This is a predicted structure of an 87-nucleotide RNA (Glycine riboswitch aptamer) from Chromobacterium aquaticum. Of the family's consensus pairs, 84% are formed in the model. NCBI's taxonomy places the organism under Bacteria, Pseudomonadota, Betaproteobacteria, Chromobacteriaceae, Chromobacterium. Model confidence (mean pLDDT): 78 of 100. The sequence was found by an Rfam model in a public genome assembly.

RNA sequence: UUAUCUGCUGCGGGAGAGAGGGGCUAACGCCCCCGCCGAAGACGCAAACUCCCAUAAUCGCUCAGGCAACAGUACCGCAGCCCAUGG
Numbered sequence: 001u002u003a004u005c006u007g008c009u010g011c012g013g014g015a016g017a018g019a020g021g022g023g024c025u026a027a028c029g030c031c032c033c034c035g036c037c038g039a040a041g042a043c044g045c046a047a048a049c050u051c052c053c054a055u056a057a058u059c060g061c062u063c064a065g066g067c068a069a070c071a072g073u074a075c076c077g078c079a080g081c082c083c084a085u086g087g
Base pairs, nucleotide, nucleotide: 001087002086003085004084007081008080009079010078011077012076013075018034020033021032022031023030024029035067036066037065041063043060044059
């Protein structure tokens, strides 16, 4: 100096599902009941492999979370920083 990997930050894009009923509150919001969603997180599983162990997801589950708007979300793009590796 350059490329890539991991992590973090900022900007942009970013789905799904009841504006459900009742109660409290000035409001924000909270509690209960019923019905739903999966793309924060958590949990579970395959093949590769003759045997054992380990290991995954946008799959499954729905604990958590969410179900007008706002906000947030896995993931994608750009920029910057840090770590590691190579030229």